A computed fold for a 1510-nucleotide RNA from Candidatus Avelusimicrobium gallicola, annotated as small-subunit ribosomal RNA.
RNA sequence: AAUGGAGAGUUUGAUCCUGGCUCAGAGUUAACGCUGGCAUCGUGCAUAACACAUGCAAGUCGAACGGGACUUCAUUUUGUAGCAAUACAGAGUGAAGUUUAGUGGCAGACGGGUGAGUAAUGUAUAAGAAACCCACCUCCGAGUGGGGAAUAACAGUCCGAAAGGAUUGCUAAUACCCCAUAACAUCUUUAAGCGGCAUCGUUUAAAGAUCAAAGAUUUAUCGCUUGGAGACGGUCUUAUAUUCUAUCAGCUUGUUGGUGGGGUAACGGCCUACCAAGGCGACGACGGAUAGCCGGCCUGAAAGGGCGACCGGCCACAAGGGCACUGAGACACGGGCCCUACUCCUACGGGAGGCAGCAGUGGGGAAUUUUGGACAAUGGGCGAAAGCCUGAUCCAGCAACGAUGCGUGGAGGAUGAAGGUUCUCGGAUUGUAAACUCCUUUUGAGAGGGAAGAAAAAAAUGACGGUACCUCUCGAAUAAGCCACGGCUAACUACGUGCCAGCAGCCGCGGUAAGACGUAGGUGGCAAGCGUUACUCGGAAUUACUAGGCGUAAAGCGCGCGUAGGCGGGAUGUUAAGUCUGUUGUGUAAUCUCUGGGCUCAACCCAGAAACUGCAACGGAAACUGGCGUUCUUGAGUGAGGCAGAGGAAAUCGGAAUUCCUAGUGUAGCAGUGAAAUGCGUAGAUAUUAGGAGGAACACCGGUGGCGAAGGCGGAUUUCUGGGCCUUUACUGACGCUAAAGUGCGAAAGCUAGGGGAGCAAACGGGAUUAGAUACCCCGGUAGUCCUAGCCGUAAACGAUGAUAACUAGGUGUGGGAGGUAUCGACCCCUUCCGUGCCGCCGCUAACGCAUUAAGUUAUCCGCCUGGGGAGUACGGCCGCAAGGUUAAAACUCAAAGGAAUUGACGGGGACCCGCACAAGAGGUGGAGUAUGUGGUUUAAUUCGACGCUACGCGAAAAACCUUACCUGGGCUCGAACGACUGGUGGUAGCACUUAUGAAAGUAGGUGCGACCCGCAAGGGAGCCAGCCGAGGUGCUGCAUGGUUGUCGUCAGCUCGUGUCGUGAGAUGUUGGGUUAAGUCCCGCAACGAGCGCAACCCCUAUCCUGUGUUGCCUAGCAAUAGGAUCUCUCAGGAGACCGCCGCGGAUAACGUGGAGGAAGGUGGGGAUGACGUCAAAUCAUCAUGGCCUUUAUGUCCAGGGCUACACACGUACUACAAUGGUAUAGACAGAGGGCAGCAAUACCGUAAGGUGGAGCCAAUCCCUAAACUAUGCCCCAGUUCAGAUUGUGGGCUGCAAUUCGCCCACAUGAAGCCGGAAUCUCUAGUAAUCGCAGAUCAGCACGCUGCGGUGAAUACGUUCCCGGGUCUUGUACACACCGCCCGUCACACCACGAAAGUCAAUUGCAACAGAAGUAUCCAGGUCGUCUGGGUCCUAAGUUGUGAUUGGUGAUUGGGGUGAAGUCGUAACAAGGUAGCCGUACCGGAAGGUGCGGCUGGAUCACCUCCUUU
Repeated sequence: AAUGGAGAGUUUGAUCCUGGCUCAGAGUUAACGCUGGCAUCGUGCAUAACACAUGCAAGUCGAACGGGACUUCAUUUUGUAGCAAUACAGAGUGAAGUUUAGUGGCAGACGGGUGAGUAAUGUAUAAGAAACCCACCUCCGAGUGGGGAAUAACAGUCCGAAAGGAUUGCUAAUACCCCAUAACAUCUUUAAGCGGCAUCGUUUAAAGAUCAAAGAUUUAUCGCUUGGAGACGGUCUUAUAUUCUAUCAGCUUGUUGGUGGGGUAACGGCCUACCAAGGCGACGACGGAUAGCCGGCCUGAAAGGGCGACCGGCCACAAGGGCACUGAGACACGGGCCCUACUCCUACGGGAGGCAGCAGUGGGGAAUUUUGGACAAUGGGCGAAAGCCUGAUCCAGCAACGAUGCGUGGAGGAUGAAGGUUCUCGGAUUGUAAACUCCUUUUGAGAGGGAAGAAAAAAAUGACGGUACCUCUCGAAUAAGCCACGGCUAACUACGUGCCAGCAGCCGCGGUAAGACGUAGGUGGCAAGCGUUACUCGGAAUUACUAGGCGUAAAGCGCGCGUAGGCGGGAUGUUAAGUCUGUUGUGUAAUCUCUGGGCUCAACCCAGAAACUGCAACGGAAACUGGCGUUCUUGAGUGAGGCAGAGGAAAUCGGAAUUCCUAGUGUAGCAGUGAAAUGCGUAGAUAUUAGGAGGAACACCGGUGGCGAAGGCGGAUUUCUGGGCCUUUACUGACGCUAAAGUGCGAAAGCUAGGGGAGCAAACGGGAUUAGAUACCCCGGUAGUCCUAGCCGUAAACGAUGAUAACUAGGUGUGGGAGGUAUCGACCCCUUCCGUGCCGCCGCUAACGCAUUAAGUUAUCCGCCUGGGGAGUACGGCCGCAAGGUUAAAACUCAAAGGAAUUGACGGGGACCCGCACAAGAGGUGGAGUAUGUGGUUUAAUUCGACGCUACGCGAAAAACCUUACCUGGGCUCGAACGACUGGUGGUAGCACUUAUGAAAGUAGGUGCGACCCGCAAGGGAGCCAGCCGAGGUGCUGCAUGGUUGUCGUCAGCUCGUGUCGUGAGAUGUUGGGUUAAGUCCCGCAACGAGCGCAACCCCUAUCCUGUGUUGCCUAGCAAUAGGAUCUCUCAGGAGACCGCCGCGGAUAACGUGGAGGAAGGUGGGGAUGACGUCAAAUCAUCAUGGCCUUUAUGUCCAGGGCUACACACGUACUACAAUGGUAUAGACAGAGGGCAGCAAUACCGUAAGGUGGAGCCAAUCCCUAAACUAUGCCCCAGUUCAGAUUGUGGGCUGCAAUUCGCCCACAUGAAGCCGGAAUCUCUAGUAAUCGCAGAUCAGCACGCUGCGGUGAAUACGUUCCCGGGUCUUGUACACACCGCCCGUCACACCACGAAAGUCAAUUGCAACAGAAGUAUCCAGGUCGUCUGGGUCCUAAGUUGUGAUUGGUGAUUGGGGUGAAGUCGUAACAAGGUAGCCGUACCGGAAGGUGCGGCUGGAUCACCUCCUUU
């Protein structure tokens, strides 16, 4: 100096990366929805180059010409009137003026429209024409003499519906023709000079030939002819640039060139005859698709990308085609001829037409205006001019279509009004907003004035327009909407709805508390607009020139050789193509930028500057690149001397093993598997011995050893042959690198032909396994595997890593050389080159990792990638015998697909540890009967809840009524209970008795008694009654909740702070070595500490001590009672246990083990205590509670019924099946509890349940209160003296009530059951087992539950296995977390696509036919006017045949995609239960299976090698 660059959402449990999709910005010839005050400036058929009614858009010149018409005048004449002058009318002649159909001139080739065609006959830029033309205009020179023949108009006749035409006759010219004159014009010939770029140009001189003209008006011009020059405009040529497609690779016969001729203004195959055989093309010819090009416009920081409206330049076109004429200029938008299609007129014979000019109409379409004014200005045509014409143009109209500006008021105004919304009911908000007060008048309305635009002497002339603008008056008066409010993205609540209705740009909202739907209030944004849709650029570095990538995300060709191309070592000279620089020309104007100016500002407009980054010409420089030349040796190659090797090809040879054959010995099995079977074997197998046959492969050596470009290569020997390495430095002298196209090699499988065939083995057969088993396993077995010749050309052809060259720390192995040192020598050691491994720094990487063999830093060249799926598929081409390979899309669909790493969870992965988890034992359950709970069924109802562990003797620690929530029936409706308000009620409230009715509740009455507080009283309160508002609900939602609880689990875990590591999620700590019941403790360690858990502290219990001493204890007594304090016991307080002591082990630690002592020994035993969290676990029916529902009922009262049903199934228990027992008699010993509507003794009655009665006890006092056990007798193994269900009869108790539906007693009855299938449960010591006792609930009812004591075992080697849990590690496609994820067929629906007998259409090639108009030429005739007739070449539309390409359609068919809950299996993800995948072949409902070869992108274990550390 330069003024210029922002991101976000979405893959995951979370992270980083890759990668797509989406959004925020700007823009538009826009359209649509809602809304709409004004002004200025602009813009306005993008679609049907579709068809057009009507009007206008190109005329003008009478100063070129004849004629006509009209007017005026003059004159002659006729008529009428008049004596006449004269007037009127008619006719003729002449003049002047106006006007004009025709002849003639100029214009009509401009202006205006449109973008169909066109990919180059176009456009842009720069050049060239020595190969050209140019009317009007300007300048210069010369001239303008004489003559002639016609023709339109017009008149006559005729044809036709018309359009028009025919014929006869007359006439003029600046129309036409002839003659003269004439050159500095043109042509021919000759000569000379000069110049150039090849043909040549130019000048001069001489001779010859040829060619011209027009007048008009007037007194001065305009015309006309010829020549030269200029200007303007055009024509032609060249270079460069100019879309996509190679699934278009070869194209071309006038094609490429030459000669002669023709044609043109002019060059030229432009045309023609002949000759030659060329020309173009991967730097993309030819073909196809699309498209007017540019200045510029939009976007962008720029580079770029997109576009080509308006304005300007060029081109092309004028209904679709062809053709020429006229002319200075056209092959002509508003001229002509012809063909075609269409429209119109018609008398049917024939005619007319071309809005892609301005308006306008129809049509198409999402969509684009008035059939306006004026030539006043600018410009154009004609004219001498006046002037005429001008839908060019200038204006107005319509449209918010766009840009810009203005307004819809300003200031004050709190009781923060009312209303709305919301609410926790207090309030908040709308909100200074309104009302109200004061002010202003842009805009608006009215009135008055009023331009510039008009321009060179004057005059005249304004469509816009009485417009802009100025002044006055009036009055806040006339003027605000649209979208949004989950995140991105500024802005939030309520109600309604209830995966419905709907929203959505992406992510996603909606299944009863939606900030996401709809409405309302509020808020945010923009504002006469606001949103939506469509399209473009941006963001997108997501095509990367600036500026990307390719180990694993998409992406390195399987590997060589090599053409074109690209790139290329050191030195020197030269050149000037690239490069740099200066000058000149050009780069239209407008636009953009800057400065200044004009409209009140702005948009807009004007002026100037700069810029237009470009191209060309000329001059200069010479470093670098290139060209040309010389030279060098280090790149490359050759030579010489050595070396290693499974490098390749061919031939020959060898031994071991398998199989088969023969023979011997020998006898019953062999083989095979998880277990079996099929199979082989008494016809002699297997085993063993000997001999033989045949094919294939080569043990050990053997090795992250060697060789090769890759594929690949392994017994030995010989022959032929390729490459490499080392040493040396003799030779060549850059000979090099890379590598599209091309070409060669290329595992396995597969194919063709011929051989061969031992073993193995797709297919196939059989046997198993299994629900099935087209598999895994087994027995067989064919192609094939092998050889020869030829195809195929693909693999996870991988280092998932292209080739070449250089540079950038090391360490340590190993293979092949060389040198040094050392030695007698081989080793050893050191250095160096080439190969091949591992570890590792810098650096790189998303991370993993790579790291001198790079994935580091550079250079060159090639190949490849651009979201997932569809798909490496379809179609087309090429290759192949086929299988198939190669090249290679689209529609449609999704918002992801993916890489690496992290934390979890999981694994039919691994390691370690624990637990009555297994094992070792004891006793059970499952079988029987009964009890009880549940399911199911039934029912009017069998109320509800709980459902794996963690529901089922659970809520329920008590269903006859009540409970009770259920059912039936009968009642009540402010209610069974409570609160607030209003009114009423005084013999009221309340109490007692009673009648009727009723099942009761209740209803309807009767009689009697009869109040309370304040106040003198009135009255008020309380009560009661009525009304009204709240009630009430065991109704719903435990998936809206609180609280409580279960479970993992009394498992040892779960976290934090700071620090450190990592881009990050995260990691570390918490892992490791030991140890523990324990994340308990010790040691180590980038960690150091801490918290919740563990443990301890708490309670009970085991021992002792001290204190205490009744009702307990002891003593005495028959007892009442008295005495005592040693023990038991009670209640308090202490002690005690801590690995404290010793030995051993261990790292001297933690700790373990043994011992002593001790009542107790290693947390002594038991309890309480339950971390972070998991299971949307349980409970709205304990309670509380949001929301919803109900209100003469889902509330409430009552009676009866039900919860107790019963074919059945399950859980939990009790009692048994007996002799370790039953029974009878006798006898003994607890603990802990409970007791006044209670426990109840002794006693009496009853067989008993129980009754009578009531001593004692409000409890260490009294009572409830033991059983197993012990002793003795009987029973004698049986359905019993076992067992007790069921049933009958009679009783007892509780209670209003015992029928549905209680418990107990007695007598009688005497069922199943003789130890329990599969399976399964509990328990490790005072435990299991067994025995009874008590309590809660409770009127009554206990086999349940909770507690208590009595008796009192067995076993644990151990951690392989089952289950559960913890830690570490590993794999993962899981994260709702394996009850995960997920593949394919089939069935159904929808969608797009491919194939398809065909069929339709378009475009186009070739060969023919045909031939309008027309040019040129020929022939004939002629009134010789280039007229008429005929023919030839070319040729448009058209017709026929045959190809090609493209598009549409098509019965049927193929796969693909999509779709909350379809079928079959389970292929993949963990070792996914047979590791997976790649190529190939065969097979199978399907995923898929198997064979052969390959890969690790396979877990686990072991071994080998290499490496790291010590």
Its mean pLDDT, the model's own confidence on a scale to 100, is 84.